[in-house]
RNA sequence: AGAGUAAAAAUGUGUUCGUCAAGUGACUGCUGGACGGGGAGUUGUCAGCAGAACGAAAAGCCCUGUGGCUUGCGGUUCACAUUUUGCAUCCCGCU
Numbered sequence: 001a002g003a004g005u006a007a008a009a010a011u012g013u014g015u016u017c018g019u020c021a022a023g024u025g026a027c028u029g030c031u032g033g034a035c036g037g038g039g040a041g042u043u044g045u046c047a048g049c050a051g052a053a054c055g056a057a058a059a060g061c062c063c064u065g066u067g068g069c070u071u072g073c074g075g076u077u078c079a080c081a082u083u084u085u086g087c088a089u090c091c092c093g094c095u
Base pairs, nucleotide, nucleotide: 001095002094007085008084009083010082011081012080013079014078017074018073019072027051028050029049030048031047032046033045037092038091039090040089058071059070060069061068062067
């Protein structure tokens, strides 16, 4: 000097839930987890819980029906594919 991970993001397809507003996102606090092969590990990151604030797109059809279907919508769930990024940092190891 170089290689290598977990994982993350974007897009696409299918799918779940909501559209009677849950979810998502941002903030604060607490707890816990993960972080190249080994060790340590943050003020970074992820998850859970609690608090408080903000906040939305419906339309059409069927029907005896507070029901069903279709097309949408939501920083919606999950799976897969593609692309991009990728150990905070330190020590050791490997080439």
Model confidence (mean pLDDT): 76 of 100.
This is a predicted structure of a 95-nucleotide RNA (THF (Tetrahydrofolate) riboswitch aptamer) from uncultured Ruminococcus sp.
The organism belongs to Ruminococcus, within Bacteria.